[in-house]
Context: one part of a larger RNA
RNA sequence: UGACGGGGGUCCGCACAAGCGGUGGAGCAUGUGGUUUAAUUCGAUGAUACGCGAGGAACCUUACCUGGGCUCGAAUGUGUUAUGCAACUUCAAGAAAUGUGCUUUCAGAACCGACGUAAUACAAGGUGCUGCAUGGCCGUCGUCAGCUCGUGCCGUGAGGUGUAGGGUUAAGUCCUGUAACGAGCGCAACCCCCAUACUUAGUUGCCAGCACGUUAUGGUGGGGACUCUAAGUAAACUGCCUGCGAAAGCAGUGAGGAAGGAGGGGAUGAGGUCAGGUCAUCAUGGCCCUUACGCCUAGGGCUACACACGUGCUACAAUGGCGUGUACAGAAGGUCGCUACCUGGUAACAGGAUGCCUAAUCUUUAAAGCACGUCUCAGUUCGGAUUGAGGUCUGCAACUCGACCUCAUGAAGCUGGAAUCGCUAGUAAUCGCGUAUCAGCCAUGACGCGGUGAAUACGUUCCCGGAUCUUGUACA
Numbered sequence: 001u002g003a004c005g006g007g008g009g010u011c012c013g014c015a016c017a018a019g020c021g022g023u024g025g026a027g028c029a030u031g032u033g034g035u036u037u038a039a040u041u042c043g044a045u046g047a048u049a050c051g052c053g054a055g056g057a058a059c060c061u062u063a064c065c066u067g068g069g070c071u072c073g074a075a076u077g078u079g080u081u082a083u084g085c086a087a088c089u090u091c092a093a094g095a096a097a098u099g100u101g102c103u104u105u106c107a108g109a110a111c112c113g114a115c116g117u118a119a120u121a122c123a124a125g126g127u128g129c130u131g132c133a134u135g136g137c138c139g140u141c142g143u144c145a146g147c148u149c150g151u152g153c154c155g156u157g158a159g160g161u162g163u164a165g166g167g168u169u170a171a172g173u174c175c176u177g178u179a180a181c182g183a184g185c186g187c188a189a190c191c192c193c194c195a196u197a198c199u200u201a202g203u204u205g206c207c208a209g210c211a212c213g214u215u216a217u218g219g220u221g222g223g224g225a226c227u228c229u230a231a232g233u234a235a236a237c238u239g240c241c242u243g244c245g246a247a248a249g250c251a252g253u254g255a256g257g258a259a260g261g262a263g264g265g266g267a268u269g270a271g272g273u274c275a276g277g278u279c280a281u282c283a284u285g286g287c288c289c290u291u292a293c294g295c296c297u298a299g300g301g302c303u304a305c306a307c308a309c310g311u312g313c314u315a316c317a318a319u320g321g322c323g324u325g326u327a328c329a330g331a332a333g334g335u336c337g338c339u340a341c342c343u344g345g346u347a348a349c350a351g352g353a354u355g356c357c358u359a360a361u362c363u364u365u366a367a368a369g370c371a372c373g374u375c376u377c378a379g380u381u382c383g384g385a386u387u388g389a390g391g392u393c394u395g396c397a398a399c400u401c402g403a404c405c406u407c408a409u410g411a412a413g414c415u416g417g418a419a420u421c422g423c424u425a426g427u428a429a430u431c432g433c434g435u436a437u438c439a440g441c442c443a444u445g446a447c448g449c450g451g452u453g454a455a456u457a458c459g460u461u462c463c464c465g466g467a468u469c470u471u472g473u474a475c476a
Base pairs, nucleotide, nucleotide: 001476002475003473004472005471007470008469009468010467011466012465013464015460016459019423020422021421022420023419026314027313028312029311030310031309032308033307034305035304042053043052064300065299066298067297068296069295070294076123077122078121079120080119081118082117083116084115088099089097090096125289126288128287129286130285134283135282136278137277138276139274141272146185147184148183149182150181151180152161153160154159165176166175167174191266192265193264194263196234197233198232199231200230201229202228206223207222210221211220212219237260240254241252242251243250244249316416320375321374322373323372324371325370326369332363333362334361337356338355341352342351343350344349382413387408388407389406390405391404392403393402429452430451431450432449433448434447435446
């Protein structure tokens, strides 16, 4: 100087407390461990692994296994030599192998050129090992308020000071004080979205007033008021008032204002820590394989199943289930696409047909909600697992191993032990919608979008984590 303490002081955080909803019990989905297996490819393992890499494992992917094949090789380039392609044939399958007539001119033969094949040489190839040899990227403490430097001063020196005090802040934020005076990386601000108003613009969006038309609809003429779209400007700064204070600042059911004290959200992650993670994104040192640890290929496996754990979905019902009617979004996507509408089918869907490369058309009826009816507390009209039968779609192909539809079947489950998690407001809870990947889909996942919309916070004694000052130390 640090680190540590079941030492002390001060302070903060959904850390506790106050509340709301879960997990832990059930069934299923998914990941992991274990076990099994010819193989169940590999990595990730407290917080910081376990719906993680994977934002799509039927084949492919694919790295694994079993069989069948190749050896300058699956790609590309160069040199030398030789040679000429198809259909067809062989093989359980495929990869692959076998042989013959390219073009020009023509009677044959020869030469040049392109392309291919074969041999050979040089450069190959490796998802093999080492993340404790590395780059790059990422997680974490932590969006925590810290981490340092120059000169000066103090100390024999390691080092200290600055960055200790007193206030204040979300903040090493600011004020005051001061052997320090300044500065840098962080904090904050500058950036984006949302909340208000104005200006400009008015189509594909809008329709107040005027006119026309319709069973009906901005449908039409027209209009720019409104909504909206998308560019700019203004606006918030404790600026004003009151109180406290030396100041910084704090308090106010203060004014004004759409918004008030960081307005809400995002992006943004200092120096370092964990020899944290990744050699399987990629790159790369070293080591290893080179008729194989490389390459091609068919089938299988990654989907196994006494079990254990994590993360989720659906429930156990009446604040509900079912039936009929009816209302209101936002955001995103669409030509190898999204599809109105019509017809057929109980339906998944199929057959026609139309619009849209999009503020024009489609996905697109949002669902919870509301109205009416029914069920009447029951393992039920709750719950939907499992299983049987019949179908639809994608795809070369749904047996291992896809999703969906219809009929039948109708399991566990009556609110969950110890324990444990999330959340402070348009949040939790609850309700649906969309997108990426993608032929299809095991999506209940991930990432977004809007609808409805709470309760509680006395407080900081305690648990956990962190910051700072101080103290002790047999630690470095």
Notes: The part of an RNA shown here (small-subunit ribosomal RNA, 3' major domain) has 476 nucleotides and comes from an uncultured prokaryote. The coordinates come from a structure-prediction model, not an experiment, and the mean pLDDT is 80. The full RNA is in RNAcentral, with records from ENA.